[in-house]
A computed fold for a 350-nucleotide part of an RNA from an uncultured bacterium, annotated as small-subunit ribosomal RNA, central domain. Its mean pLDDT, the model's own confidence on a scale to 100, is 87.
Context: one part of a larger RNA
RNA sequence: UUGGGCGUAAAGGGUGCGUAGGCGGUUCGGUAAGUCUUGUGUGAAAUCUUCGGGCUCAACUCGAAGUCUGCACGAGAAACUGCCGGGCUUGAGUGUGGGAGAGGUGAGUGGAAUUUCCGGUGUAGCGGUGAAAUGCGUAGAUAUCGGAAGGAACACCUGUGGCGAAAGCGGCUCACUGGACCACAACUGACGCUGAGGCACGAAAGCUAGGGGAGCAAACAGGAUUAGAUACCCUGGUAGUCCUAGCCCUAAACGAUGAUCGCUUGGUGUGACGGGUACCCAAUCCCGCCGUGCCGAAGCUAACGCGUUAAGCGAUCCGCCUGGGGAGUACGGUCGCAAGGCUGAAACUC
Numbered sequence: 001u002u003g004g005g006c007g008u009a010a011a012g013g014g015u016g017c018g019u020a021g022g023c024g025g026u027u028c029g030g031u032a033a034g035u036c037u038u039g040u041g042u043g044a045a046a047u048c049u050u051c052g053g054g055c056u057c058a059a060c061u062c063g064a065a066g067u068c069u070g071c072a073c074g075a076g077a078a079a080c081u082g083c084c085g086g087g088c089u090u091g092a093g094u095g096u097g098g099g100a101g102a103g104g105u106g107a108g109u110g111g112a113a114u115u116u117c118c119g120g121u122g123u124a125g126c127g128g129u130g131a132a133a134u135g136c137g138u139a140g141a142u143a144u145c146g147g148a149a150g151g152a153a154c155a156c157c158u159g160u161g162g163c164g165a166a167a168g169c170g171g172c173u174c175a176c177u178g179g180a181c182c183a184c185a186a187c188u189g190a191c192g193c194u195g196a197g198g199c200a201c202g203a204a205a206g207c208u209a210g211g212g213g214a215g216c217a218a219a220c221a222g223g224a225u226u227a228g229a230u231a232c233c234c235u236g237g238u239a240g241u242c243c244u245a246g247c248c249c250u251a252a253a254c255g256a257u258g259a260u261c262g263c264u265u266g267g268u269g270u271g272a273c274g275g276g277u278a279c280c281c282a283a284u285c286c287c288g289c290c291g292u293g294c295c296g297a298a299g300c301u302a303a304c305g306c307g308u309u310a311a312g313c314g315a316u317c318c319g320c321c322u323g324g325g326g327a328g329u330a331c332g333g334u335c336g337c338a339a340g341g342c343u344g345a346a347a348c349u350c
Stems, first nucleotide, its partner, number of pairs: 003322004007304002012318001014201004021194003025088007033081002035077008048066007091191001092188003095184004103177007110154001115149007125136002162169002206247006215241002220236004258317006266295006273288004299306002323350003332343004
């Protein structure tokens, strides 16, 4: 519980596509379902309200009026909503011409570095720490030079730079492929917005099967530290991290801020594109549009802060909240191989 809210107090779904539903630009004509006016019928009585009467008053009771907010049928109105039909172009989309981008998938390829192995030089240490020790090394290590193997990640460029719905995306080349933006205003003519269910995507960790394994590194072992040290530090080290196929579906999945549209002073950076100044081009300056930052008018806010990328002023649709603990637990359902996910209480207590 017809209320008020959701950046930080409880509260925006992780993200998209989209079904039903809800909502919907402008103009003309029609219709009359909603809507409005009016008439008729009905809406039992009691009750209730008002007025008046009767019991000495009152309760009680009698009468009249009102009420019964409704329903049905008929007549009328046509502004608004709906429905039907015809138009329009500003919303939306298409087309033509452009440039930008770590957007996605697959294949190929490059150099630096770490590690290991082989060979050369070379000799007693190396490594590590606050200090040490475990560890490695005279079976020749560390260092250094040459060669080879293999895996993973891509220094500089790199930028509150770019792209993507979000998760996320960074060496280079090729193939395939998605989206946005700018200019023109040729075409369609409201084709739109949102979106319960549903479907798809969804970091890391984890799971199944098969590969791979350089470095790093849960678990584990050892050395230290310490009163203890199941840690922090050190030496090792297995899953894992990587690839292919299939699951899992969570997060401080954050801008802790749902999507879309309109309106509301400005300043200053930066990325893409276009126009103007100039002109051979470039540079510079000015303007437009889209994106991305900072500062700030009004306004908002409990304050912090937000402020044309709103948390301002409005509209539509969805999700969610309603004291703390118990508890994201129990039970049930459903999904999953499992781990567990989703849905989600109550007693009791303060």